[in-house]
Context: one part of a larger RNA
RNA sequence: GGCGUAUGGGGGAUGCCUAGGCUCUCAGAGGCGAAGAAGGACGUGAUAAGCUGCGAAAAGUCGUGGGGAGUGGCACAUACACAUUGAUCCGCGAAUAUCCGAAUGGGGCAACCCAAUACGUUGAAGACGUAUUACUCCGCAAGGAGGGCGAACCCGGAGAACUGAAACAUCUAAGUACCCGGAGGAAGAGAAAACAACAGUGAUUGCGCUAGUAGUGGCGAGCGAACGCGCAUUAGCCCAAACCAAUGAGUUUACGGACUUAUUGGGGUUGUAGGACUGCAAUGUGGAUUAUAGAAUGAACUAGAAUCAUCUGGAAAGAUGAGCCAUAGACGGUGACAGCCCGGUAUAGGAAAGUUUAUAUGAUCCUAGCAGGAUCCUGAGUAGUGCGGGGCACGUGAAACCCUGUAUGAAUCUGGCGGGACCAUCCGCCAAGGCUAAAUACUCCUGAGAGACCGAUAGUGAACCAGUACCGUGAGGGAAAGGUGAAAAGAACCCUGAACAAGGGAGUGAAAUAGAACCUGAAACCAUACGCUU
Repeated sequence: GGCGUAUGGGGGAUGCCUAGGCUCUCAGAGGCGAAGAAGGACGUGAUAAGCUGCGAAAAGUCGUGGGGAGUGGCACAUACACAUUGAUCCGCGAAUAUCCGAAUGGGGCAACCCAAUACGUUGAAGACGUAUUACUCCGCAAGGAGGGCGAACCCGGAGAACUGAAACAUCUAAGUACCCGGAGGAAGAGAAAACAACAGUGAUUGCGCUAGUAGUGGCGAGCGAACGCGCAUUAGCCCAAACCAAUGAGUUUACGGACUUAUUGGGGUUGUAGGACUGCAAUGUGGAUUAUAGAAUGAACUAGAAUCAUCUGGAAAGAUGAGCCAUAGACGGUGACAGCCCGGUAUAGGAAAGUUUAUAUGAUCCUAGCAGGAUCCUGAGUAGUGCGGGGCACGUGAAACCCUGUAUGAAUCUGGCGGGACCAUCCGCCAAGGCUAAAUACUCCUGAGAGACCGAUAGUGAACCAGUACCGUGAGGGAAAGGUGAAAAGAACCCUGAACAAGGGAGUGAAAUAGAACCUGAAACCAUACGCUU
């Protein structure tokens, strides 16, 4: 020096655990904000740095319901208090709520500075207190509304590139990402100027098929329907106009009125055309909103069955023996694995505000028929057309249909549009006004529950005081870090030592090689002893 065995150090793998995550299901909620939000700054405790709570009334104030013995948050100490005259605690309602922040009296380098008006302390100056004072829109005014924040879902405006095409330009990616505006608990769409095809359907939305079909496409890469069928859910309505009337203004007048215009009320709402108008008939049916009553739901919380002995052990829930409850054998805890030890669980009760409503009553509002066919009405810079674009699965194509930048520009029911160029026949429908629940999408958030999801290099970046420490001028980037024990019983006292370091005894404990650098404690690496060997 090597190898081996043993014992240690070192290190923190592995095993076990879970306080935290992840993904869903069901139910709720789907907003907060000038009555000042979200988010912060600064304060606030007997002692108080941090977190949490709260706001100069400051770990809190008041009322009320629950509850019933300890309490003054995390937080383990001392002091001082509170509490059966019911505290702490839990629910509901109220009060207070500094300063900044949309921030809104003006300013400003956020949490600061400086005002005006009225009133007050007060008689003046100064200072202080209370209230008001931003802008935009609506309104004659009084006054009202808006603004900002928020996870996704939704609608609109604007809108890439990488990429794919094995290069690349049409094309694709994709109307995606990003940006802007707006709304709601959903949004949007929606009651046929629709489809279809000689048979028929009957608003919209979503899902399964149709179907990767028909098509489209440098006919490349790719893109990609509809009809029809099945299901979910179902719901239909209101204006404009004709006509009638009132009021205001105006024109005209022979003062009886007539006409124009504006506003308002009645009327009326469709394609087998409908309505006005004229005539006849009728007081019914159904529905909506709201109030009250009733009902249901709704907080903290309350009651809630049934087990003992022996053995092992530090400890019994384990083993053995003998029992019991069960509308409760979900789950969690308890010194090892508990239906019967504890909290609970099934079940039953409780009840304010609020919420819902199949019910009843009242009020208000809406809602209908028959015939006639002379006249009137039925959405205009609209439909259509030319040019240029866009959307439709459809790239200009034979390109219908929808939208419109530009230029033009009808008809009026004997009317108009569509049925994928166009024409005829036939069929369907009635544009140029509006509203509309459900089925559908999503989850920042609340409650309950689940997992052939993770188990501390995993699972959220974050199980722990994490968007922290730290880095960066900044936008921004962004960690590491869990486990004594059943219980602190957390090692009195003594010794070595400079020691408040460290260790040795003693003691606790089942265990201290569980001693706080604390469960288990692998490997690398280091050391000691012994053996063999060179």